[in-house]
A computed fold for a 146-nucleotide RNA from Clostridiales bacterium UBA8153, annotated as FMN riboswitch aptamer (RFN element). It matches the Rfam family "FMN riboswitch aptamer (RFN element)". Its family is annotated with FMN binding in the Gene Ontology. The coordinates come from a structure-prediction model, not an experiment, and the mean pLDDT is 83.
């Protein structure tokens, strides 16, 4: 250096601010009117982006090679978690375009757009719950065998 065993930690972020008012309370002897409450959910805006893999330019290093490394994708492949089951490597299970760089880009710069399960509430990617959960994975630590 492999390969396998046990144990331990870690393991998701995000509505500022401003509008209508479905509804409800108060005042008044009642009508009217007033007064205050009132959707993080509707409406303008604002934020957020698990995990593996890829990831050409650019950065960096040196022995200058079809060399080497750090970074680096919500929407490009998979995973994972929510649901179904006949319970398995099953199923289901959202989103990108256009231009620029470059031999080569849905990944780098630049622009404009998208998307985001269930349940509860005035309709919810952000609030409450399920969730002090589960996991995909990341780190280590012990000792085997070669």
């Nucleotide at each position: 250096a492999g390969c396998g065993g046990u144990c331990u930690u870690c393991g998701g972020g995000g509505c500022a601010g401003g509008g209508c008012g479905a509804g409800g309370a108060g005042c008044u002897a009642g009508c009217a009117g007033c007064u205050c409450c009132a959707a993080u959910u509707c409406c303008c805006a604002a934020c957020c982006g698990g995990c593996g893999g890829u990831g050409a330019u650019g950065c960096c290093c040196u022995c200058u090679a079809c060399g080497g490394g750090a970074c680096g994708a919500g929407c490009c492949c998979g995973c994972c978690a929510u649901c179904c089951c006949c319970a398995g490597c099953g199923g289901u299970u959202g989103a990108u375009c256009c231009g620029g760089u470059g031999c080569g880009a849905a990944u780098c710069c630049g622009g404009a757009g998208c998307c985001g399960a269930c349940g509860g509430u005035a309709g919810a990617g952000u609030c409450c719950g399920a969730u002090u959960g589960g996991g995909a994975g990341a780190a280590g630590a012990c000792g085997g065998u070669c």